[in-house]
RNA sequence: GGGCCAGUAGCUCAGCUAGGUAGAGCGACGGGCUCUUAACCCGUCGGUCAAGGGUUCGAAUCCCUUCUGGCCCG
Numbered sequence: 001g002g003g004c005c006a007g008u009a010g011c012u013c014a015g016c017u018a019g020g021u022a023g024a025g026c027g028a029c030g031g032g033c034u035c036u037u038a039a040c041c042c043g044u045c046g047g048u049c050a051a052g053g054g055u056u057c058g059a060a061u062c063c064c065u066u067c068u069g070g071c072c073c074g
Stems, first nucleotide, its partner, number of pairs: 001073007010026004020057001027045006050066005
């Protein structure tokens, strides 16, 4: 230098193929239960969907560029 993959909540990830309310588990906080803790149950908190631009009525999703990380080729 070239190719491919990944980047979404504090963490691990799904959703992208086929555009239409941003989700799960863990976590934190509060409550229930319990003599207490743990476990279990309920609720709450949580996001510029890596960044910028474009297309569209509408973009995490499609297109372009860039950044970061990983793998491969040279």